The part of an RNA shown here (small-subunit ribosomal RNA, 5' domain) has 473 nucleotides and comes from Aphanocapsa feldmannii 277cV. It matches the Rfam family "Bacterial small subunit ribosomal RNA". Gene Ontology terms of the family: ribosome and structural constituent of ribosome. Clan: SSU clan. Taxonomically the source falls in Aphanocapsa feldmannii (Bacteria, Cyanobacteriota, Cyanophyceae, Aphanocapsa). The sequence was found in a public genome assembly.

Context: one part of a larger RNA
């Protein structure tokens, strides 16, 4: 000199566009943040007889969105490759959907609890479940074995259900390179390191189990112990390089701790579920209930970090055939000079160089065209009036918002500070004070005329911001 999610002093007028717990992955009070479909299905009630409401069965969706960086030094990232898989829902194909059955919920009745929840008896539909037929598929060397479906729903089209093949998309899996300090850390390693059977995944593989052989790893740094999430990137820097990973995008890991599996294509699952534990809370002492590293917000640590705002108008999601109906994702106000960009706080003229303050060698100088004064101007500002684009879709729909613009009317009107002035460094003079008070990145200042302290003048630098601090280059 540049740079920052900065903080702290002083001071402070506008937009635009951004950023905003870096600390305690502490603890959380309240409100929301995943529903939704009656054009699967029964059953309550209402009803303008059109339909509508509730709770339950069912289906799709809660595995995306969002958030945080504890853990991870690791095929976890980044790059390049590779074979032994799946893949809901979307395309594209080419077949098929025959016959039959028993239940559960609600519902009723009963009963147990403080409550959270149940328990028993009986009725019931279904795109809920079972069974039997059939196959293009699967396995097998055959023989054979096995192995689906809702003619369901609205009825004009249409949605749908079953099974093969393709694609497209996601996913999981291997391997080469690359990925921080320590050697005052030198030896690690028994499922270890190989095989051959079993089981086990969607899948290869000690994955994991029996047997069998002793291998496998390390001074090209193993093990160990220390930090850390990884990357596009960002800041520096001619540039090699160094650092650093906030916001944005990708990946990864995590949802109160540790563990577990169910369901499902997908999950060992932030707003699921079971078990242990620590905290909170509610209890009739039997026993239950919660998880903010979702959006706001509280408490605590902190030098430090906003609104318990508004709307589904846009975009983008779920769920529907649709109207829609949910979306603290988004989109927007709102707060803070936290940052960058831009404007603005007037312009022209104005000498008796006015008072007034400061210096003076008492002649004068400086402040200073600066003021007043004149004449304009109206960016801003404050009424008023008109008023958007963002709507995509012929109508109609707009949170932002009477906002942005526009035009009018007023009136210089409303708006400058902050640090320096020995030298590095750009700018100096006076009073006080007397090694005191104080300064100060360094070198140094001050012990009676201090350009170095403290205060006026005055200058010199940036300017709605300026200086300190801290930190990288």
């Nucleotide at each position: 000199g540049g740079a920052u999610g900065a903080a702290c002093g002083c001071u402070g007028g506008c937009g635009g566009c951004g950023u905003g717990c870096u600390u305690a992955a502490c603890a959380c009070a309240u409100g929301c943040a995943a529903g939704u479909c009656g054009a699967a299905c029964g059953c309550a009630c209402c009803u303008u007889c059109g339909g509508g409401u509730g709770a339950g069965u069912g289906g799709c969706g809660g595995a995306c969105g969002g958030g945080u960086g504890a853990g991870u030094a690791a095929c976890g990232c980044g790059u390049g490759g590779g074979a032994a898989u799946c893949u809901g829902g979307c395309c594209c194909u080419a077949g098929g959907a025959g016959g039959g059955g028993g239940a559960c919920a609600a519902c009723g009745g009963u009963u147990g609890g403080a409550a959270a929840c149940g328990g028993c008896c009986g009725c019931u539909a279904a795109u809920a479940c079972c069974c039997c037929a059939u196959a293009u598929g699967g396995c097998g060397a055959g023989a054979g074995c096995u192995g689906a479906a809702a003619u369901g729903a609205a009825u004009u089209u249409u949605c749908g259900c079953c099974u093969g093949g393709g694609g497209a998309u996601g996913a999981g899996c291997c391997c080469g390179c690359g990925u921080c300090u320590g050697a005052u850390u030198a030896g690690c390693u028994a499922g270890u390191u190989g095989g051959u059977g079993g089981g086990g995944u969607a899948a290869a593989u000690g994955c994991u189990c029996a047997c069998c052989a002793a291998g496998g790893c390390a001074u090209c740094g193993a093990u160990c112990a220390g930090u850390a999430g990884c990357u596009g990137g960002u800041c520096u820097g001619a540039g090699a390089g160094g650092a650093c990973g906030a916001u944005c995008a990708g990946c990864c890991a995590c949802a109160c701790u540790g563990g577990g599996a169910c369901u499902g294509a997908g999950a060992c699952a932030c707003g699921g579920c079971c078990c242990a534990g620590a905290c909170u809370c509610c209890u009739a002492c039997g026993g239950g209930a919660g998880g903010c590293a979702g959006c706001a917000g509280u408490g605590g640590g902190g030098a430090a970090u906003u609104u318990u705002c508004c709307g589904c108008a846009a975009u983008g999601g779920g769920c529907g055939a649709a109207a829609g109906c949910c979306u603290g994702a988004c989109g927007g106000a709102g707060c803070a000079a936290c940052g960058c960009c831009g404007c603005g706080u007037g312009a022209g003229g104005g000498a008796u160089g006015a008072a007034g303050g400061c210096c003076u060698u008492u002649g004068g100088g400086c402040u200073g065209u600066a003021a007043a004064c004149c004449u304009c101007u109206u960016u801003u500002c404050u009424c008023a009036a008109g008023g958007a684009a963002g709507a995509a879709g012929a109508u109609c729909u707009g949170a932002c918002g009477g906002u942005a613009c526009u035009u009018g009317a007023g009136g210089a009107a409303u708006a400058a500070g902050c640090c320096a002035c020995g030298g590095c460094u750009a700018a100096u003079u006076c009073c006080g004070u007397g090694c005191c008070a104080g300064c100060a990145g360094c070198c140094g200042c001050g012990g009676u005329a201090a350009u170095a302290c403290g205060g006026g003048a005055g200058u010199g630098g940036c300017a709605a911001g300026c200086g300190u601090u801290a930190u990288c280059c």